[in-house]
This is a predicted structure of a 345-nucleotide part of an RNA (small-subunit ribosomal RNA, central domain) from an uncultured bacterium. Rfam family: Bacterial small subunit ribosomal RNA.
Context: one part of a larger RNA
RNA sequence: CUGGGUGUAAAGGGUCCGCAGGCGGUUGGGUGUGUCAGUUUUGAAAUACUCUGGCUCAACCAGAGAAUAGGAACUGAAACUACCCGACUUUGAGUCUAGAUGGGGGAAAUGGAACUGCCGGUGUAGCGGUGGAAUGCGUAGAUAUCGGCAGGAACACCAGUGGCGAAGGCGACUUACUGGGCCGGGACUGACGCUGAUGCACGAAAGCGUGGGGAGCAAACAGGAUUAGAUACCCUGGUAGUCCACGCCGUAAACGAUGAGCACUAAGUGUCGGAGUAAAAUUCGGUGCUGCAGUUAACACAGUAAGUGCUCCGCCUGGGGAGUACGGUCGCAAGACUGAAACUC
Numbered sequence: 001c002u003g004g005g006u007g008u009a010a011a012g013g014g015u016c017c018g019c020a021g022g023c024g025g026u027u028g029g030g031u032g033u034g035u036c037a038g039u040u041u042u043g044a045a046a047u048a049c050u051c052u053g054g055c056u057c058a059a060c061c062a063g064a065g066a067a068u069a070g071g072a073a074c075u076g077a078a079a080c081u082a083c084c085c086g087a088c089u090u091u092g093a094g095u096c097u098a099g100a101u102g103g104g105g106g107a108a109a110u111g112g113a114a115c116u117g118c119c120g121g122u123g124u125a126g127c128g129g130u131g132g133a134a135u136g137c138g139u140a141g142a143u144a145u146c147g148g149c150a151g152g153a154a155c156a157c158c159a160g161u162g163g164c165g166a167a168g169g170c171g172a173c174u175u176a177c178u179g180g181g182c183c184g185g186g187a188c189u190g191a192c193g194c195u196g197a198u199g200c201a202c203g204a205a206a207g208c209g210u211g212g213g214g215a216g217c218a219a220a221c222a223g224g225a226u227u228a229g230a231u232a233c234c235c236u237g238g239u240a241g242u243c244c245a246c247g248c249c250g251u252a253a254a255c256g257a258u259g260a261g262c263a264c265u266a267a268g269u270g271u272c273g274g275a276g277u278a279a280a281a282u283u284c285g286g287u288g289c290u291g292c293a294g295u296u297a298a299c300a301c302a303g304u305a306a307g308u309g310c311u312c313c314g315c316c317u318g319g320g321g322a323g324u325a326c327g328g329u330c331g332c333a334a335g336a337c338u339g340a341a342a343c344u345c
Stems, first nucleotide, its partner, number of pairs: 003317004007299002012313001014202002017199001021195003025088007034080001035077008049065006092192001093189005099182001104178002107175002110172001111155001115151008126137002163170002207248006216242002221237004259312006267290009294301002318345003327338004
């Protein structure tokens, strides 16, 4: 390489869009690219194969025959494929229209609880914290309690194997703006589709730059304990950070550890959004559980497949060395991406 694989053994790209490429619905005609058939020719000899023969056998040697991927020319076939010219009032895809639903997105405004601080009242010796303590706070009046003010962050209950989103993710309320999906009935376009190397965009947390903000929490740090020690676990404090704006970073157990699309393949039961019904039944789309066939090394999966098939992409090929070195690209940096070998078992 081929083959075989990719939920957990090595292996699905974090996610979307999408150029090239690959693949592609129904139907009529044409061409004859691939494809298929036949003939001719080429495919040297030796070797290899079959048969026969020669050395006493064999190795070895000789003769005859058959076979040979592929190439070329000619003559044909036209189902499939390709191309060309049409058709499709059509089932894939899409548009319009009626409707319901949702923490989908960015923006502005508002709200209550809690918390901390400050001011004032009541009030007096403790509070806090722990396994037990201590550091800490408090007679300069704390903790507790009542009233007022300020500030920042997060939105209890509702809340649900519930919803939405491509993924990351999204949860107080109101307003305007805006994306997507679903269902119903018809009308319209007429294959306009699927996938997608490179590329573009998005991408938790932490981190970085500039400027704000800073209540609570809290790396680092300090102190108190514990301990043989304790650079920890526990406690008292506490700075970056966490928040906002703009710009970077581009990684995660970015997980369903399961790429995307289409089709087919027993059932039962819950739930969300539609259609339908007097109510049911039924049906479409999601989301769970159980389970047959089948699959699987087993666990398990099982119409939301890990079953049965097709198309396209990514990736794997013993462990360590190593996601390291070197080089390159990107980045302010941290580092990211790409990614070996010697050696060793």
The coordinates come from a structure-prediction model, not an experiment, and the mean pLDDT is 90.